Description
A computed fold for a 181-nucleotide RNA from Lentibacillus sp. CBA3610, annotated as Lysine riboswitch aptamer.
RNA sequence: AAGUGAGGUAGAGGCGCGAAGAUCAUCAGUACGCAAUCAGAGGUUGAUGAGGUCCGGUGACGAUUGCGGAAAGGGAAAUUCGCCGAAACUUAAGAGAAUCUCAUUUUCUCGGGAGUUGGUUCUGCUAUUGAAGAAAUACAGGACUGUCAUAUAGGCAACUAUAUGGAGGGCUAUCUUGCGU
Repeated sequence: AAGUGAGGUAGAGGCGCGAAGAUCAUCAGUACGCAAUCAGAGGUUGAUGAGGUCCGGUGACGAUUGCGGAAAGGGAAAUUCGCCGAAACUUAAGAGAAUCUCAUUUUCUCGGGAGUUGGUUCUGCUAUUGAAGAAAUACAGGACUGUCAUAUAGGCAACUAUAUGGAGGGCUAUCUUGCGU
């Protein structure tokens, strides 16, 4: 010197990832409001049980018709911004919400210790969420693609092609430092 361990910096993959506000469609002629008619005893929590308050034959809870008539979540393309475990998913401890109170339970939000996934895309009306044959996620099966290793072939070499396999705690470049000499 090669090599190797640790740490830092900068990069690459590409329909690349994510966030935000505005716009657009959907949600939906739905929820809800008013009026009329029918009907007739309960109603007041996502569910169940108990308790309590208030309303109700001056018509509760419902149904039909008519007139009005939303929003949130989710989605689309562009713009701006932040980035390359970008990010996504599952979940622990813990905190809160949907009830007038309590109990049990269900769902949702925050949380992020631990785990999985290199990326994109298609199929599966398989499952969950959802208004939805949209979309997302999970699982399964394919395709394409980046990266490294190995093998074969070509080439002076850099490298190229094919095949197989691995994973982002990776890969490439570079700096510092320890070992090594």
The coordinates come from a structure-prediction model, not an experiment, and the mean pLDDT is 81. Of the family's consensus pairs, 100% are formed in the model. NCBI's taxonomy places the organism under Bacteria, Bacilli, Caryophanales, Bacillaceae, Lentibacillus. Its Rfam family is "Lysine riboswitch aptamer". A reference for the family is Grundy et al. (2003), "The L box regulon: Lysine sensing by leader RNAs of bacterial lysine biosynthesis genes", Proc Natl Acad Sci U S A.